[in-house]
SAM riboswitch aptamer (S box leader) from an Acidobacteriota bacterium, 108 nucleotides, folded computationally. It was read from a public genome assembly, where an Rfam model found it. Rfam family: SAM riboswitch aptamer (S box leader). Gene Ontology term of the family: regulation of gene expression.
RNA sequence: AUCUUAUCCAGAGUGGCUGAGGGAACAGGCCCGAAGAAGCCACGACAACCGGCGGUCCUUGUAAGCGCCAGCCGGUGCCAAUUCCUGCCCGUACGGGGCAGAUGAGGU
Numbered sequence: 001a002u003c004u005u006a007u008c009c010a011g012a013g014u015g016g017c018u019g020a021g022g023g024a025a026c027a028g029g030c031c032c033g034a035a036g037a038a039g040c041c042a043c044g045a046c047a048a049c050c051g052g053c054g055g056u057c058c059u060u061g062u063a064a065g066c067g068c069c070a071g072c073c074g075g076u077g078c079c080a081a082u083u084c085c086u087g088c089c090c091g092u093a094c095g096g097g098g099c100a101g102a103u104g105a106g107g108u
Base pairs, nucleotide, nucleotide: 001108002107003106004105005104006103007102008101013043014042015041016040017039021032022031023030026087027086028085029084044079046077048076049075050074051073052072053071054069055068056067058065059064083100088097089096090095091094
């Protein structure tokens, strides 16, 4: 990079550097931003997946299997607004489904 799969209405900040933009692409909106955007660093939090340890339920019988955990550690992730909303399709017109995107895991 690409394929498959799961989830995406919840949740989570302080400080330093920097200095004008940002909210995935394009468009239309609507927001955030010199009371400091985006980015980088430090520490902290949040909690989806994966791994390990521990605990616990059940079965079997001496050690293993299975599920659960608001437990601990690690790997990613993430810390404005539903993926900020909409754009494509179907309807009872706001509901459903897509496309695309993001993240995890597995494969090539």